About this RNA: This is a predicted structure of a 477-nucleotide part of an RNA (small-subunit ribosomal RNA, 3' major domain) from a Candidatus Micrarchaeaceae archaeon. The coordinates come from a structure-prediction model, not an experiment, and the mean pLDDT is 81. Taxonomically the source falls in Candidatus Micrarchaeaceae (Archaea, Nanobdellati, Microcaldota, Candidatus Micrarchaeales). Its Rfam family is "Archaeal small subunit ribosomal RNA". Its Rfam clan is "SSU clan".

Context: one part of a larger RNA
RNA sequence: UGGCGGGGGAGCACACCAGGGGUGGAUGCUGCGGUUUAAUUGAAUUCAACGUCGGAAAUAUUACCGGGAGCGACGGCAGGAUGAAGGUCAGGCCAAAGACCUUACCAGACAAGCCGAGAGGUAGUGCAUGGCGACCGUCAGCUCGUGGUGUGAACUGUCCGGUUAAGUCCGGUAACGAGCGAGACCCCCAUUGAUAGUUGCUACUUGUGUUGAGGAACACAGGGCACUCUAUCGAGACCGCCUCUGUUUAAAGAGGAGGAAGGAGGGGGCGACGAUACGUCAGUAUACUCUGAAUCUUCCGGGCUACACGCGGCAUACAAAGGUUGGCACAGCAGGAUGCAACCCCGAGAGGGGAAGCCAACCCCAUAAAGCCAACCUAAGUUCGGAUUGAGGGUUGAAACUCACCCUCAUGAAGGUGGAAUCCCUAGUAAUCGCGUGUCACUAACGCGCGGUGAAUAUGUCCCUGCUCCUUGCACA
Numbered sequence: 001u002g003g004c005g006g007g008g009g010a011g012c013a014c015a016c017c018a019g020g021g022g023u024g025g026a027u028g029c030u031g032c033g034g035u036u037u038a039a040u041u042g043a044a045u046u047c048a049a050c051g052u053c054g055g056a057a058a059u060a061u062u063a064c065c066g067g068g069a070g071c072g073a074c075g076g077c078a079g080g081a082u083g084a085a086g087g088u089c090a091g092g093c094c095a096a097a098g099a100c101c102u103u104a105c106c107a108g109a110c111a112a113g114c115c116g117a118g119a120g121g122u123a124g125u126g127c128a129u130g131g132c133g134a135c136c137g138u139c140a141g142c143u144c145g146u147g148g149u150g151u152g153a154a155c156u157g158u159c160c161g162g163u164u165a166a167g168u169c170c171g172g173u174a175a176c177g178a179g180c181g182a183g184a185c186c187c188c189c190a191u192u193g194a195u196a197g198u199u200g201c202u203a204c205u206u207g208u209g210u211u212g213a214g215g216a217a218c219a220c221a222g223g224g225c226a227c228u229c230u231a232u233c234g235a236g237a238c239c240g241c242c243u244c245u246g247u248u249u250a251a252a253g254a255g256g257a258g259g260a261a262g263g264a265g266g267g268g269g270c271g272a273c274g275a276u277a278c279g280u281c282a283g284u285a286u287a288c289u290c291u292g293a294a295u296c297u298u299c300c301g302g303g304c305u306a307c308a309c310g311c312g313g314c315a316u317a318c319a320a321a322g323g324u325u326g327g328c329a330c331a332g333c334a335g336g337a338u339g340c341a342a343c344c345c346c347g348a349g350a351g352g353g354g355a356a357g358c359c360a361a362c363c364c365c366a367u368a369a370a371g372c373c374a375a376c377c378u379a380a381g382u383u384c385g386g387a388u389u390g391a392g393g394g395u396u397g398a399a400a401c402u403c404a405c406c407c408u409c410a411u412g413a414a415g416g417u418g419g420a421a422u423c424c425c426u427a428g429u430a431a432u433c434g435c436g437u438g439u440c441a442c443u444a445a446c447g448c449g450c451g452g453u454g455a456a457u458a459u460g461u462c463c464c465u466g467c468u469c470c471u472u473g474c475a476c477a
Stems, first nucleotide, its partner, number of pairs: 001477002003474003007471007015461002019425005026316008034307002042053002064302007074116004079110001086106003090102003120291002123289003129285001131280003134276001136274001141180006147156003159172004185269005191235007200225002204223008238262001241256005318418001322377007335364002339358002343354004384415001389410007431453008
């Protein structure tokens, strides 16, 4: 100087408290371990591995296993017009093959038999590396110049009193300044102005049509850009104003006015010096080692999907705040060309046959679901729950046995709220409800987004878990 302490002090965080919802029990899906296997390819293993490698593998992917085949730039040596390498009918072998074998033919200059040397390698080393990433942590820290102190390592500055989300700012001070971080900055949302008005909008106005006794309603077209919206540039928030507190003052804090918004308005991007020999040589790059006719390339089949068991993450439930049936509403983000498909017909349905429009503010995907109204169910392993299995059908694809998804009928398992333990969450949040998209020929219980409904509790503390600063002890470096 650092690190550590079941030393002390100060401060902070869904860390605890107060509450809400779970996980741990059941069934299924998915990942991992183990076991099994010809192979069940490999990586990742506390937080920070385990719905991770965008990793939803039928083939391919694919790296694994079984079998078949192919590939040596360049140089040297054997061989070669007495025919090299190559190609092929038929038969045999075979999953299939002039790949090989038998026999025969075509053709005409090179040559893998040997030695070197390559190409290639998802072969090895992430403890040789770059790059990228995780985590401490969006924590408030990490340093430098000059000066000062000390023989020196070093110290001071960076400390103290306030204050802050913050080494944020103020005051004091042998320090005075500065840099990286914090902040500022960038994007989205919340208010408003201007510009623009089609494919968006329709207040107002004109016309036409339909319905209606009439008032009027609806549809279309022409005006129109008021409103909504879209997308570009601006305005707006600064403790600026008032009162109080703060040591008279200061930084700042508490309350109020005005305001769409108030004290960082809400959410995101942005991650200091460094630590963890953290992760990745299987994204790419790369050093060294290895392999080199196989550890290269390709084809067929299988495996990655196995199953006494153990552990994560999720889905569905155990029901009445519910289930079933019928009717009626209200979104947003996205996506669309060998694509999205209106509409019509067929089918009980999955789906099929036609087919307009749309390279999209135009057309389509596209009925949102929870919700509301009405009816039934009446506490039961049930009209709860849907696993499993049987039968029949449909779709994608060359192919659905191993091993896809969907529909219909039948079957109707466990499960009656879950031990010790443990996770998330402070507001448009949790919880709950659907929708879109990525992957994608087909397939979402996953990832990433989107909107609908919409709470409870706390406004405290450092007890637990950790972090920051000051200080103290140390047999540690």